The RNA shown here (small-subunit ribosomal RNA) has 1454 nucleotides and comes from an uncultured bacterium. It matches the Rfam family "Bacterial small subunit ribosomal RNA". The coordinates come from a structure-prediction model, not an experiment, and the mean pLDDT is 83.
RNA sequence: GAUGAACGCUAGCGGCAGGCCUAAUACAUGCAAGUCGUACGAUAUACUAACAGGUAGCAAUACCCGCUAGUAAAAAGUGGCGAACGGGUGCGUAACACGUAUGCAACCUACCCAAGUCUGGGGAAUAGCCCCUCGAAAGAGGGAUUAAUACCCCAUAACACAGCUGAACGGCAUCGUUCUACUGUCAAACCCCUCCGGGGACUCGGAUGGGCAUGCGCGACAUUAGCUAGUUGGUGAGGUAACGGCUCACAAAGGCUUCGAUGUCUAGGGGAUCUGAGAGGAUGAACCCCCACACUGGUACUGAGACACGGACCAGACUCCUACGGGAGGCAGCAGUAAGGAAUAUUGGUCAAUGGGCGUAAGCCUGAACCAGCCAUGCCGCGUGCAGGACGAAAGCCCUAUGGGUCGUAAACUGCUUUUGACGAUGAAUAAAACCGGGUACGUGUACCCGACUGAAUGUAAUCGCAGAAUAAGGAUCGGCUAACUCCGUGCCAGCAGCCGCGGUAAUACGGAGGAUCCAAGCGUUAUCCGGAUUUAUUGGGUUUAAAGGGUGCGUAGGCGGCCAUAUAAGUCAGGGGUGAAAGACUCUCGCUCAACCAGAGAAGUGCCCUUGAUACUGUAUGGCUCGAAUGCAGCUGAAGUAAGCGGAAUGUGACAUGUAGCGGUGAAAUGCUUAGAUAUGUCACAGAACUCCCAUCGCGAAAGCAGCUUACUAAACUGAUCAUUGACGCUCAGGCACGAAAGCGUGGAGAGCAAACAGGAUUAGAUACCCUGGUAGUCCACGCCCUAAACGAUGAUAACUCGAUGUUAGCAAUAUACCGUUAGCGUCUAAGCGAAAGCGUUAAGUUAUCCACCUGGGAAGUACGCCGGCAACGGUGAAACUCAAAGGAAUUGACGGGGGCCCGCACAAGCGGAGGAGCAUGUGGUUUAAUUCGAUGAUACGCGAGGAACCUUACCCGGGCUUGAAAGUUAGUGUAAAACGCAGAAACGCGUCCCUCAGAAAUGACACAAAACUAGGUGCUGCAUGGCUGUCGUCAGCUCGUGCCGUGAGGUGUUGGGUUAAGUCCCGCAACGAGCGCAACCCCUAUGUUUAGUUGCCAGCACGUAACGGUGGGGACUCUAAACAGACUGCCUGUGUAAACAUGGAGGAAGGUGGGGACGACGUCAAGUCAUCAUGGCCCUUACGUCCGGGGCUACACACGUGCUACAAUGGGCAGCACAAUGGGUCGCUAAACGGUAACGUUAUGCUAAUCCCCUAAAACUGCUCUCAGUUCGGAUUGAGGUCUGCAACUCGACCUCAUGAAGUCGGAUUCGCUAGUAAUCGCGUAUCAGCAAUGACGCGGUGAAUACGUUCCCGGGCCUUGUACACACCGCCCGUCAAGCCAUGGAAGCCGGGAGUACCUAAAGUCGAUAACCCUAAAGGAGUCGCCUAGGGUAAUACCAGUAACUGGGGC
Repeated sequence: GAUGAACGCUAGCGGCAGGCCUAAUACAUGCAAGUCGUACGAUAUACUAACAGGUAGCAAUACCCGCUAGUAAAAAGUGGCGAACGGGUGCGUAACACGUAUGCAACCUACCCAAGUCUGGGGAAUAGCCCCUCGAAAGAGGGAUUAAUACCCCAUAACACAGCUGAACGGCAUCGUUCUACUGUCAAACCCCUCCGGGGACUCGGAUGGGCAUGCGCGACAUUAGCUAGUUGGUGAGGUAACGGCUCACAAAGGCUUCGAUGUCUAGGGGAUCUGAGAGGAUGAACCCCCACACUGGUACUGAGACACGGACCAGACUCCUACGGGAGGCAGCAGUAAGGAAUAUUGGUCAAUGGGCGUAAGCCUGAACCAGCCAUGCCGCGUGCAGGACGAAAGCCCUAUGGGUCGUAAACUGCUUUUGACGAUGAAUAAAACCGGGUACGUGUACCCGACUGAAUGUAAUCGCAGAAUAAGGAUCGGCUAACUCCGUGCCAGCAGCCGCGGUAAUACGGAGGAUCCAAGCGUUAUCCGGAUUUAUUGGGUUUAAAGGGUGCGUAGGCGGCCAUAUAAGUCAGGGGUGAAAGACUCUCGCUCAACCAGAGAAGUGCCCUUGAUACUGUAUGGCUCGAAUGCAGCUGAAGUAAGCGGAAUGUGACAUGUAGCGGUGAAAUGCUUAGAUAUGUCACAGAACUCCCAUCGCGAAAGCAGCUUACUAAACUGAUCAUUGACGCUCAGGCACGAAAGCGUGGAGAGCAAACAGGAUUAGAUACCCUGGUAGUCCACGCCCUAAACGAUGAUAACUCGAUGUUAGCAAUAUACCGUUAGCGUCUAAGCGAAAGCGUUAAGUUAUCCACCUGGGAAGUACGCCGGCAACGGUGAAACUCAAAGGAAUUGACGGGGGCCCGCACAAGCGGAGGAGCAUGUGGUUUAAUUCGAUGAUACGCGAGGAACCUUACCCGGGCUUGAAAGUUAGUGUAAAACGCAGAAACGCGUCCCUCAGAAAUGACACAAAACUAGGUGCUGCAUGGCUGUCGUCAGCUCGUGCCGUGAGGUGUUGGGUUAAGUCCCGCAACGAGCGCAACCCCUAUGUUUAGUUGCCAGCACGUAACGGUGGGGACUCUAAACAGACUGCCUGUGUAAACAUGGAGGAAGGUGGGGACGACGUCAAGUCAUCAUGGCCCUUACGUCCGGGGCUACACACGUGCUACAAUGGGCAGCACAAUGGGUCGCUAAACGGUAACGUUAUGCUAAUCCCCUAAAACUGCUCUCAGUUCGGAUUGAGGUCUGCAACUCGACCUCAUGAAGUCGGAUUCGCUAGUAAUCGCGUAUCAGCAAUGACGCGGUGAAUACGUUCCCGGGCCUUGUACACACCGCCCGUCAAGCCAUGGAAGCCGGGAGUACCUAAAGUCGAUAACCCUAAAGGAGUCGCCUAGGGUAAUACCAGUAACUGGGGC
């Protein structure tokens, strides 16, 4: 884009079309084929006339009945024509069925037309009617009688037919046409009417319609490869309208087929329709042509025509009637019914028109046809209003929310219009003939003219009037593809989905809403076809690695094929002729108001046939050529093949000898062998298999493959600076044939070594393995099979063309690999070119040509079934159901590796000291609890948030209270209500008393109360919505950018490489050149010095003073303080090096190679941590999840873990003596001193807002004395008693002091932590928090003060380069197979059941044909009957094929 559509939602009108795609299922009812009285007999009935009779009447007359005649005319019958058309359907059919083009010298054709001739005479019957019989009916039979355009006979007759004579002409093989003499044979019907007219017979021609034959075209399957006996052709006969095995007899053995026979399955064919740029692909509704069919099967009759839809006979199935004896029927005609189905209409009107049948005609019939009805099924057209109307109403919706946006000129409102719909009025065309009446023309008859008649649709179309915006909008979609976005709800639920995919609490994807988009009386969905799809590739694809080159050769058919010439004209090309129905499509024009629709004209129809010509190319035929190909000759080469013989080393075995305790084997062992003498060594003998060195990136072969030496036989390649011969003999190759590693199979041998299976030993969680000890098939030989491999260059064969470099093998050119050339091979690198890239590149994967093979998403599956081969194993050929949305290739960046290289780090190693064991402290888990608040959880949580939980803190629990609230702000107002006191209470709070007075000169302020309102409050949730801050990799050396260059691209280069460094630090090189964030430096402390300054610090010298003391005067020298400056930069020397730099040193220096320490943390990673510091989006609570108070809890305790303290002692404990710091802190404070107390501490009292006074005695160390190795004079837990201090308050639950008590613990398993120098270790001191304290913690300060580092193999972490990858959530990755459960499709299978087709035999209706004495018929002819052949159908038998189902069973998919 399309549809004969269906479904969902919706729906105003009209025009034009279409409407059982399924059950060719079954059908109630009605209708669909009749007509002709001008062919015929007879006649119901009606009318008219005449006559006879009867009744009534005086009569006229009326009525009735009968007969005759006439007119009209029903039913039925004889006869004619029609019924073979029209209408329906698509079962069958793969076929001369259809399409197209031809042929019939092999044919027919009623009605119609042209021409010619004729239409004379006679006869016998039979329907009907009447009578009778049988039967329920349908119907049948008999008797008598009758007509015809029914039937028969005779006559006449040819240009007919048959036979035969002769001649001419023609063709197409048999032959045909025309003329001609003779012989024979066959005709007829009348009707109307006497005016027309119609009919009949024969002949010939035409027209129309048909029959037959042929070329070409026209489905699938080869897992259908052979089929055929009337089969193929012949002769003769029969039959037919006609040819023909159409049928028969006879003799013959043919015919078809890989260019697809036969079989099976499917299917009506065409014009055309849809799609497509086209080529094609799909379809075959409606309309037209052809075919086939008419319940299923068979058969003929009649007829011009049928083997007959609304005819016959027979058989079968089904339905109906029945008196049970027997009968009837065929909607795939129009309506309609049932059923089936997703689904398809009215039991309508009319013959008015068109057409058909009959008829002289009027006319009759016509479910053909024309109309109407139903259905948005499609196409087309119209409408549902138009104009104005706000810096823009309200509602709705959204937002950054005092406001804005959107719906939206939309609405309201004002004006206008009236299509359409409703109503009313008018009102067509389709109709013109026939017939009838009249007329004209000429010569009877025909033609023409005039008038009149006829409309189903239909009172329709159309026109006019009328009132009024009045009667009229929905559907789908809005993540991308794909036009259109927000809010709410939901929370991997509910759901969506064409593909990708959405949804797990901020969903433009679900549902709703607002808005928007696209179409519009429709819109979506589903189904199907084409397109996009160059995704079956003719146009127009591929095969190294994505699917795809056969394992290799030979070769048949086939395809393709060198140079020159001649002939021909099959292919090819050009001109001409015929045909290619109409409709449709295209162009132009026309008619319905337009369009759809319809009409007219034209062009086209790429095809087929005939004919005339051209001859380049292809073909064919003939003749020639040598360059392709082949042969010969002469050389030369090789692991080419087959067979036979020979050889040495090694191995094993046997014998003997020597000799003694092990051998062997492994990562280490063990099994095994060995004192019955092994292994080892020596000599001899035997056996089988394989051939060291040479040996190579070498050579040969078609491939598989081929290796000791010699001989014989066989095959091949190459060469000839162009020697001879043939003369296209060539290339490729479906089928076919041959060869074909290893393993395997059969028969017979051989069997040393090796070695599947097997056994044992190890390894291991296991080890049906890897390792070891053994060991059988096999490996070897001969013969025969098997026929597969990653049979690989994953690259078919042949030929030609297209830059080079280099190595090598075999030849050639008189010698020489001296150099060059050339031919044929074997390799490497590369240009152009090609390729997705990797790569290929004269040995192509480049450019061309020919032929073969193969591919078409992954899996199922190289499986199943079938067939072929094989002894078997198995091989060849080779699917489908089902399932997935991928599978795959090449390359890129990362990450990873029990890959590689280089390097670093207290990473290991070397050391020192710890942890893990004990007691206690502290944190965590767990458990418990009313609550034990919350968070932190590998490294990177656990003396962490917390640098201070008795109340408070406090977030938790219990209980008691409050509700604009405990606190803050704004705005009025009130004005002292506050405070204080009393009562009750656990307190909050409640009640009461009091109320002179708040401050200020005032403005005003303080404080308190308090109405109302705006604000509250939340340590409630989400750290996976966030900001900020922080941890970690990691103080690791990395992470990037601009421009350029390379690549189709991802991306690369730079940043890699060679050195060097702590460092991407620096140097050199380089398609890169530069730059940024990081490194380093700049900052602070510390180590040295100088200068300046000199109090509260210092005191050498001077002076004063003291028992003593910088105590005082003074001093700046020193220490110190705190500001500025200096100093260090591999700067200098030596060596190495191109340089950067490095090294051992040196000089100088307080300090030497970043001097030591700190602050400082790149791009990023871990959805790392924190909503409980703070801030913050969203959600949640609002007499409570807010807030106040009392008490409790966070301090619990079987247990487990982390971090610490104290120890276990003699490098120590105790006692005594005695020396030396720094950082800090202090007025609600630090506190001297004195006194009291054993002490904690208390009392009195002084100094200090601090370089001034105080905390403040530092301790270890050192010097003595004592203890003497023990659960102790170690260790101090625990417990008892008594106190001190802080505080409203030490019960839960503080610290400290004294006395007493005196637990575990004697150095700590596996494992594990810190540290490289003023470090570890050890010793004490200070501070923050703080009323006090859980501090053994944290953060600082100083004192004493080590050991060790060979080195980078290993463990951990990291950096750079490189490599592999099926990983990318990135190895904590990915992923394989069994098993368990569920679902699905499928293979096998004893069997069961069904289908169509065929074969053989038996039987056989109707019927044609044939035969026939009895009966019919006057005879003849014919018929009945009988017999025979054939045959639908039925039966029997065995088989093949195709389905269905099945216990059980196999694998497969999800």